[in-house]
RNA sequence: AGGGGCAUAGUUUAAUGGUAGAGUAUCGGUCUCCAAAACCGCUGGUCCGGGUUCGAAUCCUGGUGCCCCUG
Numbered sequence: 001a002g003g004g005g006c007a008u009a010g011u012u013u014a015a016u017g018g019u020a021g022a023g024u025a026u027c028g029g030u031c032u033c034c035a036a037a038a039c040c041g042c043u044g045g046u047c048c049g050g051g052u053u054c055g056a057a058u059c060c061u062g063g064u065g066c067c068c069c070u071g
Stems, first nucleotide, its partner, number of pairs: 001070007010024004018054001027041004047063005
């Protein structure tokens, strides 16, 4: 330099163009003499810009970061 892949909650990760969900962690509650475990509940997210579309995490495009391949 050229080609390919990935980016979603603190973390691990789902999601046919049509309400962004789960595990785990944090927090609150039940239980317990206290704690742990168990159970219940809450909070919290689509890397950044532009476009297409009635509607974009998803499609197109330009960046940024990481990984792989070719020379």
Molecule: transfer RNA
Organism: uncultured Lachnospiraceae bacterium